RNA sequence: AGAGUUUGAUUAUGGCUCAGAGUGAACGCUGGCGGCGUGCUUAACACAUGCAAGUCGAACGAGAACGGAUUAUAGCUUGCUAUAUGUCAGCUAAGUGGCGCACGGGUGAGUAAUGUAUAUUAGGGAUUUGCCUUUGCGUGGGGGAUAACUAUUGGAAACGAUGGCUAAUACCGCAUAACGUCUUCGGACCAAAGGGGGCUUUCGGGCUCUCGCGCAAAGAGAAACCUAAGCGAGAUUAGCUUGUUGGUGAGGUAAAGGCUCACCAAGGCGACGAUCUCUAGCUGUUCUGAGAGGAAGAUCAGUCACACUGGAACUGAGACACGGUCCAGACACCUACGGGUGGCAGCAGUGGGGAAUAUUGCACAAUGGGGGAAACCCUGAUGCAGCCAUGCCGCGUGUGUGAAGAAGGCCUUCGGGUUGUAAAGCACUUUCAGUUGUGAGGAAAGGGUAGCGGUUAAUACCCGUUAUCUGUGACGUUAGCAACAGAAGAAGGACCGGCUAACUCCGUGCCAGCAGCCGCGGUAAUACGGAGGGUCCGAGCGUUAAUCGGAAUUACUGGGCGUAAAGCGCGCGUAGGUGGUUAGGUAAGUUGGAUGUGAAAGCCCCGGGCUUAACCUGGGAACUGCAUUCGAAACUGCCUAGCUAGAGUACGAUAGAGGGGGGUAGAAUUUCAGGUGUAGCGGUGAAAUGCGUAGAGAUCUGAAGGAAUACCAGUGGCGAAGGCGGCCCCCUGGGUUGAUACUGACACUGAGGUGCGAAAGCGUGGGUAGCAAACAGGAUUAGAUACCCUGGUAGUCCAUGCCGUAAACGAUGUCAACUAGCCGUUGGAAGACUUGAUCUUUUAGUGGCGCAGCUAACGCAAUAAGUUGACCGCCUGGGGAGUACGGCCGCGAGGUUAAAACUCAAAUGAAUUGACGGGGGCCCGCACAAGCGGUGGAGCAUGUGGUUUAAUUCGAAACAACGCGAAGAACCUUACCUACUCUUGACAUCCUCAGAACUUAGCAGAGAUGCUUUGGUGCCUUCGGGAACCGAGUGACAGGUGCUGCAUGGCUGUCGUCAGCUCGUGUUGUGAAAUGUUGGGUUAAGUCCCGUAACGAGCGCAACCCUUAUCCUUAUUUGCCAGCGAGUAAUGUCGGGAACUCUAAGGAGACUGCCGGUGACAAACCGGAGGAAGGCGGGGACGAGGUCAAGUCAUCAUGGCCCUCACGGGAUGGGCUACAAACGUGCUACAAUGGGGGGUACAAAGGGCUGCAAACUCGCGAGAGUAAGCGAAUCCCAAAAAACCCCUCGUAGUCCGGAUCGGAGUCUGCAACUCGACUCCGUGAAGUCGGAAUCGCUAUUAAUCGCGAAUCAGAAUGUCGCGGUGAAUACGUUCCCGGGCCUUGUACACACCGCCCC
Repeated sequence: AGAGUUUGAUUAUGGCUCAGAGUGAACGCUGGCGGCGUGCUUAACACAUGCAAGUCGAACGAGAACGGAUUAUAGCUUGCUAUAUGUCAGCUAAGUGGCGCACGGGUGAGUAAUGUAUAUUAGGGAUUUGCCUUUGCGUGGGGGAUAACUAUUGGAAACGAUGGCUAAUACCGCAUAACGUCUUCGGACCAAAGGGGGCUUUCGGGCUCUCGCGCAAAGAGAAACCUAAGCGAGAUUAGCUUGUUGGUGAGGUAAAGGCUCACCAAGGCGACGAUCUCUAGCUGUUCUGAGAGGAAGAUCAGUCACACUGGAACUGAGACACGGUCCAGACACCUACGGGUGGCAGCAGUGGGGAAUAUUGCACAAUGGGGGAAACCCUGAUGCAGCCAUGCCGCGUGUGUGAAGAAGGCCUUCGGGUUGUAAAGCACUUUCAGUUGUGAGGAAAGGGUAGCGGUUAAUACCCGUUAUCUGUGACGUUAGCAACAGAAGAAGGACCGGCUAACUCCGUGCCAGCAGCCGCGGUAAUACGGAGGGUCCGAGCGUUAAUCGGAAUUACUGGGCGUAAAGCGCGCGUAGGUGGUUAGGUAAGUUGGAUGUGAAAGCCCCGGGCUUAACCUGGGAACUGCAUUCGAAACUGCCUAGCUAGAGUACGAUAGAGGGGGGUAGAAUUUCAGGUGUAGCGGUGAAAUGCGUAGAGAUCUGAAGGAAUACCAGUGGCGAAGGCGGCCCCCUGGGUUGAUACUGACACUGAGGUGCGAAAGCGUGGGUAGCAAACAGGAUUAGAUACCCUGGUAGUCCAUGCCGUAAACGAUGUCAACUAGCCGUUGGAAGACUUGAUCUUUUAGUGGCGCAGCUAACGCAAUAAGUUGACCGCCUGGGGAGUACGGCCGCGAGGUUAAAACUCAAAUGAAUUGACGGGGGCCCGCACAAGCGGUGGAGCAUGUGGUUUAAUUCGAAACAACGCGAAGAACCUUACCUACUCUUGACAUCCUCAGAACUUAGCAGAGAUGCUUUGGUGCCUUCGGGAACCGAGUGACAGGUGCUGCAUGGCUGUCGUCAGCUCGUGUUGUGAAAUGUUGGGUUAAGUCCCGUAACGAGCGCAACCCUUAUCCUUAUUUGCCAGCGAGUAAUGUCGGGAACUCUAAGGAGACUGCCGGUGACAAACCGGAGGAAGGCGGGGACGAGGUCAAGUCAUCAUGGCCCUCACGGGAUGGGCUACAAACGUGCUACAAUGGGGGGUACAAAGGGCUGCAAACUCGCGAGAGUAAGCGAAUCCCAAAAAACCCCUCGUAGUCCGGAUCGGAGUCUGCAACUCGACUCCGUGAAGUCGGAAUCGCUAUUAAUCGCGAAUCAGAAUGUCGCGGUGAAUACGUUCCCGGGCCUUGUACACACCGCCCC
């Protein structure tokens, strides 16, 4: 000191949460020792039992007990026991009397002031004071009782009653009487008690010491009373008060006082919060915090209050009294029922309550208290001990060495890694605990003896002091020290996704569970549970609760309010706050010095004592404060006297929809009356309701009535805001301006208060043309309580009275000052000249842009959201809610003031990038349009869904699955099904044993296979053996088209051959990001040019590659044949040729190069020339970054999971070919641009030895037989077909169409039944151009015609190629679809198949 969490990302706002510290704690797990602290926070609930306040015999009578003397008796162990006696030197129950019990100890119920803290040894004055200290004086002389006791007696008891005896330091007179009290100043009045020691005595007394007693004065300490400001919350508590406030007098008190009473006056308190309600003991201090603050008020200390609840007094120096009294009450106990007794909020302890808090301990040894002359006694105060990890502090649970890096565990890429020097082992030590012993300090007193001093007549007594002796310890088995033995007795808890230090495996599978926040878990979970490992603390560790912090998240220090929460709708104005300038005074604030005080403890600093520390202790500092006093006088305040710059007044001028009242004008709508006139009008996207032949609408004339004022008109004017608009008059408010004069701070703001305040609404009375909630009807629609239409009432208008709210907005409170400019506009004024529709200056408004500055950004920017000052209002997460309750206001509607429970982890602002829009702009594409031909209807082929089945194996699913994987399922393929069969396996590697390998034949079986059987002995060799091959066995392993394409690689589809996608540096921005890549042109193109805070670059585009179109060169066989020659029935057939075609190598050619125009002098476009080809010449290959968790685990590869006599292997047969109906893709058709028959032309590109096969023969044919040639520019497949010519058919289910079926065959193949193709004969279905809808194509294209190839034994209407014939149309970009760029809105980001409301 910060961090997590809103978003795709950013920034801000803002809440929630975490890390820290601390606790009188509790709970969970665990637990060795010691020291020092702490320990009912709840029921001020009830309490059994014991103890907590007594003491004095030196005040008194007395003698129940104890004990000791004395004497006597008895027993006998002759010095003890028992009994009796009488006495008190000792002592003492009970009693009288004195002092104490008002302290100490407990608790926090009450109390918001009868309290507390500070003021406080001088705040204040009207007081008291036992014991103690000091001083002065006195202490004389009498009296009568009474308890105890005794007798009688009541009562269960508690407790009494009556008679009798007795003492005092108990009680009462008398005397004395001031430095006391009272006083009319003459005077009057008031006291006492003795005890003890010693000496002496005539026993009466005397002397002396000491403790007492009385009066008075003073002190110390203590106590009572009064006062000031401070010390909680609530205004949803605003008024309270009658002894109340004051006075006079009296009473009362220790004392002032309405403390009480009589009379008089009518006051007193309150927005600076009275009264009321709730809560609470207060403080020093404690915790936290950098501090300021916030929270708390245990222990310790000061103080107050209380003592079962309420009330009261008595005694006393002191109480209205915790362990006293009386009364009342509740509760409990005893009882003989008549009556009594009790008070743990003392220490222990019990019950109860509770998450929760200890022993019915020891001792008065110390400290302190009470009594006493003292010894002593009492003391649950206190000192100690016990219990509890409840806190703080200290120590220990070993130390060193030790690599075979042991075993085991865990992980693993199987190599290893890790646990881990950890353990074991070896060497050593013994703190603490244990056992045994030793052993301080806490002790000072007190007592005895001796001496000295004081007192005294005294060497008694008493007091003081010195020396010496004696002697007191609860704790205590003390602390400490020593010895002994042995590593021996001593480690856990939480956490490990991020925040937050620490990671893997297994299990689980949105289950079980976790979680402080975010969030994990749906089959590969570092987040659940376990394990291994690790991290952090450590006799503790976590959790929970509550506090402060972080939180500047209530902001004094130290926040905000245009849009995030937040400026009252606007004025006037009271209290309050603040206030121009000069001088003087004052000294309240301010400031300096001094004095006093601020208890101790605590905190802090420096020391000291316990081995250290905690702890204890000495000193200092501090206690930021308060009071008193002496100074200062700048600033603020106050007082006095001035000033004029703020403010105001007078005078002149001026603009204006400023306000109120009255009058008046024209246009328009509507209605009414009348005229003309005829069939519609009106309304809408289209209609209908409605009006109209009873005459509408249209048009003309007239009348009535209400409301509003076109043009002017303007980011123009006025007003505080709401708001204000024809013209004229009356009344009236404010502003501005000019120059003088006057007043002299008169000012600003403004809680409450008060006034104004749009629209709607309400009350009363008018008015009502138009418009128009409600309502009615018609449409629209799935519905339509809406939008649209036809009507229409309140209302809108006026007067008057309420209401008091609006996105009452500039979402921006009012006032004042200061801070660059530029350009408009409205009102006023001044100046200048060139006198103008001029310029300059100034002032009051009102607008636009813009600098600095500010802002989260957007933006604001002299009209501030800048820089400052003054005052007011308001905010503190979202929802609940501007709601409920209460108060106030209102006729009501409602307004105003204004919560909580509960719930969420967000809600929100601004900006960014995308995506989207039934937003905009520009552009493109067979996208539409214009055309041509199809599909959808029929039959068949093929694929799919579905259904069926033992199985119909699997995959593909909008475009981008469906003649797709499959370039070819009869067996095989084959993955599926049936029954059969094998188990180291059909296949790979390793080991052992045996054998050559291989091969003939038979039998069984559907076959795999099984059982027999024949032949055969190989190759290399260092003679050990080895290499292939085959068989058997064993286990490691093989095998899986089993699952997951959402774990993956690779490959592919798609947007899309669309023109895009990015980067570096720089710059801009807080940032996400932007710029570049946008703009102006242009292009097929982010193609190019220009501009430009960008400059460059990369992947794409284009080009480079292949093919095709032209030419050239080279080459010349198997191709070619112009010219020459030969030959044939004929043919490049032959000699030959190298011209042409072709072939296949290399070149040329096209580049907007040239011309003209357009354009910006660019890029480019348009036209033209030349050219085989012209603006990318045509076609292909080539597919940027990305998207779709797109497709594929069944091509292959591969992680994980699963199967292992089976989910593996083999084999037979079947299935993948099923078939009611559905879909896609095709073929063939429906015919005459055609079918059939005959004749006759012209290709290209391919393939061929398990092959292509000529020719010939046979067959109607498929084909068969035989067979030349050719591994192919040579031979073969091979016939090209459409076209063209001739003939026929004549619009028909046909000479169209060919499905289906019957029969007969051919070929391939082990085998055509399920289930092949083809041929011939026969049969001759649907179909006459196809609904909604939908597809392809822009030129050698569509359409149409045939040919070939791959796969293949055989099996294309599919696929891939080849050539032949060969069109139509494109105005154009409004619309549909898809796409690109720019821009805009967004509450979307899984991105519109979104979000979201009910």
Description:
A computed fold for a 1398-nucleotide RNA from an uncultured prokaryote, annotated as small-subunit ribosomal RNA. RNAcentral holds the sequence, with entries from ENA. Its Rfam family is "Bacterial small subunit ribosomal RNA".